[in-house]
Predicted 3D model of a 177-nucleotide RNA (glmS glucosamine-6-phosphate activated ribozyme aptamer) from Planococcus glaciei. The coordinates come from a structure-prediction model, not an experiment, and the mean pLDDT is 77. The organism belongs to Planococcus, within Bacteria. Its Rfam family is "glmS glucosamine-6-phosphate activated ribozyme aptamer". The family's RNA type in Rfam is riboswitch.

RNA sequence: AAAACAGUUAAAGCGCCAGUACUGGGGAAAUCGGAUGGACAAAUCACUUCCCAGUAGACGAGGAGGAGGAGUAUCGAGAUUUCGGCGGAUACCUCCCGGCCGCGAAGCCCGGUCGUAAUAUCCAGCAUUUAAAGCAGUUGAGCGAUCGGCUGUACAACGAUGCGGAUGGGCUCACGA
Numbered sequence: 001a002a003a004a005c006a007g008u009u010a011a012a013g014c015g016c017c018a019g020u021a022c023u024g025g026g027g028a029a030a031u032c033g034g035a036u037g038g039a040c041a042a043a044u045c046a047c048u049u050c051c052c053a054g055u056a057g058a059c060g061a062g063g064a065g066g067a068g069g070a071g072u073a074u075c076g077a078g079a080u081u082u083c084g085g086c087g088g089a090u091a092c093c094u095c096c097c098g099g100c101c102g103c104g105a106a107g108c109c110c111g112g113u114c115g116u117a118a119u120a121u122c123c124a125g126c127a128u129u130u131a132a133a134g135c136a137g138u139u140g141a142g143c144g145a146u147c148g149g150c151u152g153u154a155c156a157a158c159g160a161u162g163c164g165g166a167u168g169g170g171c172u173c174a175c176g177a
Stems, first nucleotide, its partner, number of pairs: 014087004019083001020056009034045003059076003065096005097115006106172004120167004125163005134153008
């Protein structure tokens, strides 16, 4: 010096990069073979390979009661890597707590379903709910791979909300709202 340890901040198509591909630089090997060359030589380039430094590696919508568990966790847009790998995560399961519905006030039990925005659930139902990347143009940074900014222009699904329809209990007790 680095590493380790501790603390703080930051996020969920979130973070990271050792596979892979690409860029720049420096070597190695080869001269059998490819291209240029022609002195039928040299040399240069490509192919092969190593090292160093970089680049790429999820586009938005949606989503959080607590604890534990498990671990490839919703929706569509795009399409050579949004591939592959690691970590994480609001999804999922169980229990607890809580809300609502099931009878007409209340209570208990049972069942269902949701999470404090908890308004019961279901439906090829109807309506609403600003997509972004992209594409086109323009502009900036970098030797380059590539990475931004601005303008214009589109196109989703899930979910949610409202309306409509359908389905949905026992006991005690009471005429309460």